Predicted 3D model of a 350-nucleotide part of an RNA (small-subunit ribosomal RNA, central domain) from an uncultured bacterium. The coordinates come from a structure-prediction model, not an experiment, and the mean pLDDT is 91.
Context: one part of a larger RNA
RNA sequence: CUGGGCGUAAAGCGCGUGUAGGCUGCUCCGCAAGUCGGAUGUGAAAGCCCUGGGCUCAACCUAGGAAGUGCAUUCGAUACUGCAGAGCUUGAGUCCUGGGGAGGAAGGCGGAAUUCUCGGUGUAGAGGUGAAAUUCGUAGAUAUCGAGAGGAACACCGGUGGCGAAGGCGGCCUUCUGGACAGUGACUGACGCUGAGACGCGAAAGCGUGGGGAGCAAACAGGAUUAGAUACCCUGGUAGUCCACGCCGUAAACGAUGGGUGCUAGGUGUCGCGGGCUUUGACCCCUGCGGUGCCGUAGCUAACGCAUUAAGCACCCCGCCUGGGGAGUACGGCCGCAAGGCUAAAACUC
Numbered sequence: 001c002u003g004g005g006c007g008u009a010a011a012g013c014g015c016g017u018g019u020a021g022g023c024u025g026c027u028c029c030g031c032a033a034g035u036c037g038g039a040u041g042u043g044a045a046a047g048c049c050c051u052g053g054g055c056u057c058a059a060c061c062u063a064g065g066a067a068g069u070g071c072a073u074u075c076g077a078u079a080c081u082g083c084a085g086a087g088c089u090u091g092a093g094u095c096c097u098g099g100g101g102a103g104g105a106a107g108g109c110g111g112a113a114u115u116c117u118c119g120g121u122g123u124a125g126a127g128g129u130g131a132a133a134u135u136c137g138u139a140g141a142u143a144u145c146g147a148g149a150g151g152a153a154c155a156c157c158g159g160u161g162g163c164g165a166a167g168g169c170g171g172c173c174u175u176c177u178g179g180a181c182a183g184u185g186a187c188u189g190a191c192g193c194u195g196a197g198a199c200g201c202g203a204a205a206g207c208g209u210g211g212g213g214a215g216c217a218a219a220c221a222g223g224a225u226u227a228g229a230u231a232c233c234c235u236g237g238u239a240g241u242c243c244a245c246g247c248c249g250u251a252a253a254c255g256a257u258g259g260g261u262g263c264u265a266g267g268u269g270u271c272g273c274g275g276g277c278u279u280u281g282a283c284c285c286c287u288g289c290g291g292u293g294c295c296g297u298a299g300c301u302a303a304c305g306c307a308u309u310a311a312g313c314a315c316c317c318c319g320c321c322u323g324g325g326g327a328g329u330a331c332g333g334c335c336g337c338a339a340g341g342c343u344a345a346a347a348c349u350c
Stems, first nucleotide, its partner, number of pairs: 003322004007304002012318001014201004021194003025088004030083002033081002035077008049065006091191001092188004096183003103177007110154001115149007125136002162169002206247006215241002220236004258317006266295011299306002323350003332343004
């Protein structure tokens, strides 16, 4: 080295783009590097193994043989791999037509509600709770009507519905822009899969500079509760939450399930597109492709469960695990303004 694993026991990188590398469809021709076979040379002696011989036997010693799975040279085989050439279309991609979508970015617009300000009506309470109090109110609150300001979020539609690689995305309109899907032919001709490093994206919180600040609200203050109450409840309230630009790079970043391809019963719902049927239309019904759910056969599983969206049967590539604690810590390195992140032990102990 060769093992067994990774939904929940330890274990899938948060997600993508992609370098090296690994792996790679069908047919024909050539080469013969890998591969397979033959021959020759070599593979010291001793030892091991076989057959003899010598010490009375044996151990031991000794002669011969065999073996030495290897290497080199040479001759040959060509199924597979490789290399070179020619071709193919099913993998992959391009063009055209079409519908759907909270996919992304920027700009503009809208209504409801909360709060505040001004004005009208109006008078003694309001608010809050299990009950209260802090709190607000005769300097006129709460309630109600009108006007205005400002910020943030978009009720209903709304759906185990849609889109996105993931994080995530929800009022309306416009502009710019990515991807997927369906249909029909035409075209390119293996252009493919994965992906160590690398690079990019990446919720919330947090950080820097400048703005903004309605509501909410860590911290904080007060009122309650309580044995206490640095809480749960209440009244306030600052960072923050919002915007621009720049950092951070984490998460129960979860389907706790890496990506790709092929194969392996069905049933039922739903979303997008198509075909058939119907009367030329919608629906129903039959059917094809792509998504998204539920149930379930074989099979798998320790069980739970999974089951054409596999955790089934196989192949290819990457990542990761190897008893618990110490510890995702110390040290070192790299990154960061910091907070900290990434990489990652040992002593000791059970």